[in-house]
Molecule: transfer RNA
Organism: Betaproteobacteria bacterium
RNA sequence: GGAAGGGUGGCAGAGCGGUUAAAUGCACCGGUCUUGAAAACCGGCAGAGACGCAAGUCUCUCGUGGGUUCGAAUCCCACCCCUUCCG
Numbered sequence: 001g002g003a004a005g006g007g008u009g010g011c012a013g014a015g016c017g018g019u020u021a022a023a024u025g026c027a028c029c030g031g032u033c034u035u036g037a038a039a040a041c042c043g044g045c046a047g048a049g050a051c052g053c054a055a056g057u058c059u060c061u062c063g064u065g066g067g068u069u070c071g072a073a074u075c076c077c078a079c080c081c082c083u084u085c086c087g
Base pairs, nucleotide, nucleotide: 001086002085003084004083005082006081007080010026011025012024018070028044029043030042031041032040046061047060048059049058050057051056063079064078065077066076067075
């Protein structure tokens, strides 16, 4: 230099145009149980911004920036990063 695959909540990872910012697992938080813990079970749990006394509500975010579309994490383009292969 060329080719292929990949980048999604703290981590892993599904989702491949339409009810979901998001399944599932791990982690974490609260609870039940226990003398105590572990395990098990139940519930909760992404981030940022705005509004609100609070409870809570709204908006944006799928590597970054554009494009296509009524509609994009999903399709197209450029770039960045990771892995593998070729030279």